[in-house]
Context: one part of a larger RNA
RNA sequence: GAUGAACGCUGGCGGUCUGCUUAACACAUGCAAGUCGAACGGGACUCUAUUGAGUUUUAGUGGCGGACGGGUGAGUAACGCGUGAGAAUCUGCCUAGAGGUUGGGGACAACCACUGGAAACGGUGGCUAAGACCCAAUGUGCAAGUUCUGUGAAAGAUUUAUCGCCUCUAGAUGAGCUCGCGUCUGAUUAGCUAGUUGGUGAGGUAAAGGCUCACCAAGGCUCCGAUCAGUAGCUGGUCUGAGAGGAUGACCAGCCACACUGGGACUGAGACACGGCCCAGACUCCUACGGGAGGCAGCAGUGGGGAAUUUUCCGCAAUGGGCGAAAGCCUGACGGAGCAAGACCGCGUGAGGGAGGAAGGCUCUUGGGUUGUAAACCUCUUUUCUCAGGGAAGAACUCCAUGACGGUACCUGAGGAAUCAGCCUCGGCUAACUCCGUGCCAGCAGCCGCGGUAAUACGGAGGAGGCAAGCGUUAUCC
Repeated sequence: GAUGAACGCUGGCGGUCUGCUUAACACAUGCAAGUCGAACGGGACUCUAUUGAGUUUUAGUGGCGGACGGGUGAGUAACGCGUGAGAAUCUGCCUAGAGGUUGGGGACAACCACUGGAAACGGUGGCUAAGACCCAAUGUGCAAGUUCUGUGAAAGAUUUAUCGCCUCUAGAUGAGCUCGCGUCUGAUUAGCUAGUUGGUGAGGUAAAGGCUCACCAAGGCUCCGAUCAGUAGCUGGUCUGAGAGGAUGACCAGCCACACUGGGACUGAGACACGGCCCAGACUCCUACGGGAGGCAGCAGUGGGGAAUUUUCCGCAAUGGGCGAAAGCCUGACGGAGCAAGACCGCGUGAGGGAGGAAGGCUCUUGGGUUGUAAACCUCUUUUCUCAGGGAAGAACUCCAUGACGGUACCUGAGGAAUCAGCCUCGGCUAACUCCGUGCCAGCAGCCGCGGUAAUACGGAGGAGGCAAGCGUUAUCC
């Protein structure tokens, strides 16, 4: 000098930030991912009532999203990260270009009937729609290649102008893979390795590859530290330092990993998926004992641990995201408010005058000195404060409309010095000295050291020095 700090004493305000570093311990409750009726059938309601039309929507089929956003740092010493190269790849939505959107079919939910179960959740039979599913045709395309062979698309909707759907090519974006170099400690860890190293062939993947398998060969790594053990997310950065360096990786940003513990795949353009599925385990809860349900390292909040870390708040007004043609809906992302002197910055606690140097305190050689222009007193001012009045920008999209913050910031007026100072130190280092008490006691202390009857070092008082809404102490780093 610094801190995501803590503790003691004290404490007026504003702005901007920050706030479980410990138990990746367990979690009550609420919310955090939905949306589309311009894909579809039905239900309900209204109108007309023969039909039908309209509105709305819980549930259902279907589409897109749920792989983003948000959290945490357990694991990981690794192509994980950083940096620089590379070839054997995929890429929903988006952009550009080319071409197409033909003809058929059978179901399953919802619903109805019966029925099982305490519940969670089902079972059987029957009806039905679609942009759901299936078949055929065409097809620039793709594969291997000899003019041939194989593979192989589509879907419509409405407010009639659009929105879609399929195939191919290119782009953009995103992602997967490979390699060079760099990346903590220990030799009181010296040898390690059988899919191990390479080849041929096959399988597999979006894709190269022992990625996997069969066969063959016996290789591969290592004192330039393999293997093993310990520790640790990495980086841009941050702190310190004249620099070299050392330490560190909170907040913000990029990458990685994880989602009660372990394993697995499904769906999908993308996951081996925090608020999806299956299995096993531990734990908790419900049960009619037959069986079921759950996962806050999302936002708040609770218990526990700890020296220690906040509200079960407001709003989608802005920015951004998902869905939708749109209106719009959802969004604990985000924007805000609340709490905390936790940090940084700024402001205030008054200004000028005022000597009989008042009283009081302390000291004293009893003359005085000091507190001290300090107070009183006089004249001002109103930053703050209180009250009253006015009152935003942030709002832009698409006409209208639309502000959580917030009657906030800010402006004006009135009132009155009114509402506001502490903490540490005073032997030397180190700025600042006397008296009283105590008597190697009580105590102080960062080092040297002080205290045993005149202690500037302990305790108190007066005075002084330093910093100031803070001041000291402790911890850690340079």
A computed fold for a 478-nucleotide part of an RNA from an uncultured bacterium, annotated as small-subunit ribosomal RNA, 5' domain. Its mean pLDDT, the model's own confidence on a scale to 100, is 84.